The part of an RNA shown here (large-subunit ribosomal RNA, domain VI) has 253 nucleotides and comes from Haliscomenobacter sp.
The coordinates come from a structure-prediction model, not an experiment, and the mean pLDDT is 87.
The organism belongs to Haliscomenobacter, within Bacteria.

[in-house]
Context: one part of a larger RNA
RNA sequence: CGUUGGAAUAUUGAGGAGAUCUGAUUCCAGUACGAGAGGACCGGAUUGGACGAACCGCUAGUGUACUAAUUGUACUUCCAAUUGCACCGCUGGGUAGCUAUGUUCGGAACGGAUAAGCACUGAAAGCAUCUAAGUGCGAAGUCGACUCCAAGAUGAGUAUUCCUUAUUAGGGUCGUGGAAGAUUACCACGUUGAUAGGUUACAGGUCGAAGUGUGGCAACAUGCGUAGCCGAGUAGUACUAAUUACCCGAAAG
Numbered sequence: 001c002g003u004u005g006g007a008a009u010a011u012u013g014a015g016g017a018g019a020u021c022u023g024a025u026u027c028c029a030g031u032a033c034g035a036g037a038g039g040a041c042c043g044g045a046u047u048g049g050a051c052g053a054a055c056c057g058c059u060a061g062u063g064u065a066c067u068a069a070u071u072g073u074a075c076u077u078c079c080a081a082u083u084g085c086a087c088c089g090c091u092g093g094g095u096a097g098c099u100a101u102g103u104u105c106g107g108a109a110c111g112g113a114u115a116a117g118c119a120c121u122g123a124a125a126g127c128a129u130c131u132a133a134g135u136g137c138g139a140a141g142u143c144g145a146c147u148c149c150a151a152g153a154u155g156a157g158u159a160u161u162c163c164u165u166a167u168u169a170g171g172g173u174c175g176u177g178g179a180a181g182a183u184u185a186c187c188a189c190g191u192u193g194a195u196a197g198g199u200u201a202c203a204g205g206u207c208g209a210a211g212u213g214u215g216g217c218a219a220c221a222u223g224c225g226u227a228g229c230c231g232a233g234u235a236g237u238a239c240u241a242a243u244u245a246c247c248c249g250a251a252a253g
Base pairs, nucleotide, nucleotide: 001152005163006162007161008160009159010158011157015149016148017147018146021049022048023047024046025045026044027043033038051106052105053104054103055102059100060099061098062097066093067092068091070089071086072085073084074083076081110144111143112142117137118136119135120134168250170248171247172246173245174190175189176188177187178186195241196240197239198237199236200235201234202233204230205229206228211224212223213222214221215220
C1' cells in the first nucleotide's frame, strides 16, 4: 500500500516446512522343524544407541556488577581500616540468567490407493489360465494421520462484537519496564497504579565484619555474634519515576 466504510477479538486451512532411524535382551519355546547338531515364523514385553525438542528441581559448568583470603605497590599524615593499579592481580567458593555432561518427552497406533509378488472368479481356446471384462490381499515407499507456519490464498476467506458525522470505536506519540529485543517489532504497566528503582521481610551466596574485651613476646586465636556484607530471585510497601498533554482516525467509483 492492498484486501472497497472504520476497528477489536476469535478463527478456517489452499499451500508450505519438519519429523519418519535402529540395536540388544526376554516370553511364546528349547516349541514347530530336524536322525542329531542345531533352531524359528507370527505375536507380546523390557532396555539401549544416535538424532531432535523443551526445561534448569537434581548433577555439572559459566557467572569481569556477590563474598572471603592473599602478593607487590601507591594514596587517604601515621597505626588500624579502606581504596586504586597489576589478565577480574592471583586464589577458594557462588545467586539469577545462559547452558550440557543433567532432566523430561518424541519418531506410536491407524486408515486410503498401490509396487514387486500372492490369489479369486473367468473366457478368448468346451480343458487350463491371477487378466482380456470384473474382484481381493500386499512395502521402511506414496497420500492422510503427528508437530509448526499459514488469507499478499490479489481466488486477499469466515464468525462475533463495537463505532455511524462524532477529532467517535480504536490506534499511536510519550513515559516506567520486560522471561521480548541490534533498531524496529512484540508483551506488561502508566496514580481507578505494584511497571521499574528504593525500602522491608524471606530465600539464596560467602563464612564469622568493623570496633572492643580476653589470651599470647609476636604472628595469631577467641568472646560479644544465628556476625557482617550481598547482582539479577519471591512477597509486601506508593517513598521516587510512570505528569500535563499531543497526534492519527470511517463512504467513492
Source information:
Rfam family: Bacterial large subunit ribosomal RNA. The full RNA is in RNAcentral, with records from ENA.